The RNA shown here (transfer RNA) has 74 nucleotides and comes from a Spirochaetales bacterium. RNAcentral holds the sequence, with entries from ENA. The coordinates come from a structure-prediction model, not an experiment, and the mean pLDDT is 81. Taxonomically the source falls in Spirochaetales (Bacteria, Pseudomonadati, Spirochaetota, Spirochaetia).
[in-house]
RNA sequence: GUGGGAGUAGCGAAGUUGGUUAUCGCGCUGGCCUGUCACGCCGGAGAUCGAGGGUUCGAGCCCCUUCUCUCACG
Numbered sequence: 001g002u003g004g005g006a007g008u009a010g011c012g013a014a015g016u017u018g019g020u021u022a023u024c025g026c027g028c029u030g031g032c033c034u035g036u037c038a039c040g041c042c043g044g045a046g047a048u049c050g051a052g053g054g055u056u057c058g059a060g061c062c063c064c065u066u067c068u069c070u071c072a073c074g
Base pairs, nucleotide, nucleotide: 001073002072003071004070005069006068007067010026011025012024013023019057028044029043030042031041032040050066051065052064053063054062
């Protein structure tokens, strides 16, 4: 340099044919429980989906550019 894959909450993932509230686990946090901690139970916060633009009534999803990581080729 060329081609493929990946990027979604603090961490790890899901997200179907574009559809109106972006879901789950761990973690964090408030309460209950306990003599205390842990476990368990009930609740809450936290991601404008790597960045920018486009298409569309509507984009995590489609198109373009770009950044990072990774694999293969040269």